[in-house]
Context: one part of a larger RNA
Molecule: large-subunit ribosomal RNA, domain IV
Organism: metagenome
RNA sequence: CUCACGGUUAAGGAACUAGGCAAAUUGACCCUGUAACCUCGGGAAAAAGGGUCCCCAGUAAGAUGGGGCGCAGAGAAUAGGUCCAGGCAACUGUUUAACAAAAACACAGGGCUGUGCGAAAUUUCAAGAUGAAGUAUACAGCCUGACACCUGCCCGGUGCCGGAAGGUUAAGAGGAGAGCUUAUCGCAAGAGAAGGCUUGAAUUGAAGCCCCGGUAAACGGCGGCCGUAACUAUAACGGUCCUAAGGUAGCGAAAUUCCUUGUCGGGUAAGUUCCGACCUGCACGAAUGGUGUAACGAUCUGGACACUGUCUCAACCGUGAGCUCG
Numbered sequence: 001c002u003c004a005c006g007g008u009u010a011a012g013g014a015a016c017u018a019g020g021c022a023a024a025u026u027g028a029c030c031c032u033g034u035a036a037c038c039u040c041g042g043g044a045a046a047a048a049g050g051g052u053c054c055c056c057a058g059u060a061a062g063a064u065g066g067g068g069c070g071c072a073g074a075g076a077a078u079a080g081g082u083c084c085a086g087g088c089a090a091c092u093g094u095u096u097a098a099c100a101a102a103a104a105c106a107c108a109g110g111g112c113u114g115u116g117c118g119a120a121a122u123u124u125c126a127a128g129a130u131g132a133a134g135u136a137u138a139c140a141g142c143c144u145g146a147c148a149c150c151u152g153c154c155c156g157g158u159g160c161c162g163g164a165a166g167g168u169u170a171a172g173a174g175g176a177g178a179g180c181u182u183a184u185c186g187c188a189a190g191a192g193a194a195g196g197c198u199u200g201a202a203u204u205g206a207a208g209c210c211c212c213g214g215u216a217a218a219c220g221g222c223g224g225c226c227g228u229a230a231c232u233a234u235a236a237c238g239g240u241c242c243u244a245a246g247g248u249a250g251c252g253a254a255a256u257u258c259c260u261u262g263u264c265g266g267g268u269a270a271g272u273u274c275c276g277a278c279c280u281g282c283a284c285g286a287a288u289g290g291u292g293u294a295a296c297g298a299u300c301u302g303g304a305c306a307c308u309g310u311c312u313c314a315a316c317c318g319u320g321a322g323c324u325c326g
Stems, first nucleotide, its partner, number of pairs: 001322009011312002015310001020307001028052005037042001039146001053068005069073001081305007088297001093105002109144007121130003147292004152222003157219002159215005166210003172204002177199005184191002223241005250284001251281001262278005
């Protein structure tokens, strides 16, 4: 000198940076005090303040009074930084052993479907086993995911369930007819019984499919064009085409918005982020759940206070390393 680790720093205090990453601040106990919101339990250690040592008197122990020292009395060490607003997920949990801890999984709760017991489901060629030494308040499969308010329309397609009149239809049943063979007849051509072999029409023939219904917390889906009000604009209204039905409530530039840094408002001296609105939703939307939501979160986003070597801008101190081999 460079690096690693540790420590201190004038003035400023996030100007650093993708981002306060890192560091600093806070920290124990006692007392006072404590907001919005709320599922009335919480929020809450909210926040914000004050105190803390020693000696004497005093007391049951305190309180209290008097005195004393220091820069400093939880005298060292260990020991929350706080607040505001929003997204997501209710929560505690679980996870990619060794790049991801999350908004992913799970969850209590909700729903649909199957299953009556030698249950369904799973495993297996089978026997056997799990289910279960259980019995529909049970078990299995699938979806959703506390709670509050709700969960609209479509059964045309696909699936599932039910139906059985008709159509189609396999093996099988059936056996018309045909072929080969030849006793026999015939001069010959040929015909040809019975039997055997081969083939084989009609007719009959289940489920399934077609068909008829049901079913969306089953898979899924939920329109276009034109005109119209006495300023303009817009269209409660009308027309028309198509569809199984044309997106209801709620929400909305959103974890979804391309155009887009949309427009308006707020916050800043200045804001592609953020918050509140608007609705023109490229391409939200109702258990592939919709909208809210207290509490919770090593979650994500924006802001503020405190605090600081993150920075302006660098300085100094301590310990170790540095080259070669191992």